[in-house]
């Protein structure tokens, strides 16, 4: 020095809950909070799943039924990035 794994410090990050803001929703952003995490950091390209505004369709004409992502989550998969160095 590498890959495997994970003790210690150091910083980082922030699950539930609240409060406020965006959004049709799913969800998100921000302050609060702190379960936790070495990827619980990015990145929707495949896959799952959440939601249906428009947009299609259907008749009983209604704030209805179904279809549908161009809207989301980072869960699997892949891809990219990275701290630390005891045992």
């Nucleotide at each position: 020095c590498u890959a495997c794994c994970g003790a210690a410090a150091g910083g980082g990050u922030g699950a539930a809950c609240c409060a406020u803001c965006c959004g049709a929703a799913a969800g998100g952003g921000u302050g609060g909070g702190g379960a936790g995490c070495a990827a619980a950091g990015c990145c929707u390209u495949c896959u799952a799943c959440c939601u249906a505004a428009g947009g299609g369709u259907u008749u009983g004409u209604g704030u209805g039924g179904c279809c549908u992502a161009u809207g989301g989550u980072a869960a699997g998969a892949g891809g990219u990035u990275g701290c630390c160095g005891a045992a």